Record summary
Small-subunit ribosomal RNA, central domain from an uncultured bacterium, 350 nucleotides, folded computationally. Rfam family: Bacterial small subunit ribosomal RNA. The RNAcentral record of the full RNA draws on ENA.
Context: one part of a larger RNA
RNA sequence: CUGGGCGUAAAGAGCUCGUAGGUGGUUUGUCGCGUCGUUUGUGUAAGCCCGCAGCUUAACUGCGGGACUGCAGGCGAUACGGGCAUAACUUGAGUGCUGUAGGGGAGACUGGAAUUCCUGGUGUAGCGGUGAAAUGCGUAGAGAUUUGGAGGAACACCAGUGGCGAAGGCGGCCCCCUGGCACAAUACUGACGCUCAGGUGCGAAAGCGUGGGGAGCGAACAGGAUUAGAUACCCUGGUAGUCCAUGCCGUAAACGAUGUCUACUAGCUGUUCGUGGUCUUGUACUGUGAGUAGCGCAGCUAACGCACUAAGCAGACCGCCUGGGGAGUACGGUCGCAAGAUUAAAACUC
Numbered sequence: 001c002u003g004g005g006c007g008u009a010a011a012g013a014g015c016u017c018g019u020a021g022g023u024g025g026u027u028u029g030u031c032g033c034g035u036c037g038u039u040u041g042u043g044u045a046a047g048c049c050c051g052c053a054g055c056u057u058a059a060c061u062g063c064g065g066g067a068c069u070g071c072a073g074g075c076g077a078u079a080c081g082g083g084c085a086u087a088a089c090u091u092g093a094g095u096g097c098u099g100u101a102g103g104g105g106a107g108a109c110u111g112g113a114a115u116u117c118c119u120g121g122u123g124u125a126g127c128g129g130u131g132a133a134a135u136g137c138g139u140a141g142a143g144a145u146u147u148g149g150a151g152g153a154a155c156a157c158c159a160g161u162g163g164c165g166a167a168g169g170c171g172g173c174c175c176c177c178u179g180g181c182a183c184a185a186u187a188c189u190g191a192c193g194c195u196c197a198g199g200u201g202c203g204a205a206a207g208c209g210u211g212g213g214g215a216g217c218g219a220a221c222a223g224g225a226u227u228a229g230a231u232a233c234c235c236u237g238g239u240a241g242u243c244c245a246u247g248c249c250g251u252a253a254a255c256g257a258u259g260u261c262u263a264c265u266a267g268c269u270g271u272u273c274g275u276g277g278u279c280u281u282g283u284a285c286u287g288u289g290a291g292u293a294g295c296g297c298a299g300c301u302a303a304c305g306c307a308c309u310a311a312g313c314a315g316a317c318c319g320c321c322u323g324g325g326g327a328g329u330a331c332g333g334u335c336g337c338a339a340g341a342u343u344a345a346a347a348c349u350c
Stems, first nucleotide, its partner, number of pairs: 004321003007304002012318001014202002017199001021195003025089003028085004033081002035077008048066007092192001093189004099183001104178002107175001110172001111155001116150003120146003126137002163170002207248006216242002221237004259317004264312001267295012279282001299306002323350003332343004
């Protein structure tokens, strides 16, 4: 190099965009670079393979042929790949027009329920908590109930194998700014496409820096229990944090444990958003496109299962795997304020 794989056995990068590279629709003409045919030269000898011969045989040796799969030149073919015609086309891709759906994103404003705290009233001995208790709170008037107020955080019902987003993720109401998708009918551009090593940006929670904020919850911590012990599970408290602004971090069972794109391959049922048709105008029937679910045939699979949203059948490109441990560690590099992240071995051992 050829070869085997990646849902669960080792293996899909967390996700997007995108450079180089790889790869790429239809038609015509042309070139003849790749490709193919033929021919010439060369491809030292020996060795190798085949045949014959010589030593009594063999090893060995001699002779002839083949091969040396290569390179270069000449002549020819032009289907396929490629270049050119800044050739043409419209199906891929994109743009425009009309109406639609949406917790997509950013900013600002605002609403009610509830918890906590404060103030006043009523009111009296308990409250709270547990398996049972105790710590704790309460006659300096708690808990309960009620008037008024403060403040922070989250948005019950609607709510849905429902919607949107590339992923992370997104849910009270209103306003403003803004990204993307889908459908129908058309008009335009004319292959502008796909994938993507490096690279760029985004990226839950926790954590870090600076400045705010702090109701509830709550690592650490303290106390009470339990227990042989209890640095826990349970209880009473409670600091960071959780929230906001801004800057870092860059990781997750970042999961569909399933890379992206394209074409093809039985059906049935639900649901979301478009858009047609039919009549009997209905809570109707019947198409079609895009999404999202449940079954199921062929096929695939070690099985489980997957099955037009494929793990089927094929193609393009990228990433990754190669026994367990040592180890996602050491060393070195890069990044980071740090925590650490990333890249990534070996000895040894089974």